RNA sequence: GAGAGGCAAAGCCAAACCCGUUGUGAAGCGGGGACGGAAAGCCACGGGUCUCAUCUUAGAGACAGCCGGGUUACCAUC
Repeated sequence: GAGAGGCAAAGCCAAACCCGUUGUGAAGCGGGGACGGAAAGCCACGGGUCUCAUCUUAGAGACAGCCGGGUUACCAUC
């Protein structure tokens, strides 16, 4: 340095739900909270699900904690 791994240690993230707020909406953001997570860090590239528009035609968004993929990262041990 690379790969495996997450039983150790130090840490990290944060489901449902509640409050506030933004949005037509899916949902996002902040606070509380903790189901869980070895990338539950990031990316909408592919698939998928959802929302709005449309229903002749053509779309525009959301979800990375749905799956795959790309990329970066901590460490006992091998």
This is a predicted structure of a 78-nucleotide RNA (c-di-GMP-I riboswitch aptamer) from Pseudodesulfovibrio sp. The sequence was found by an Rfam model in a public genome assembly. Its mean pLDDT, the model's own confidence on a scale to 100, is 82.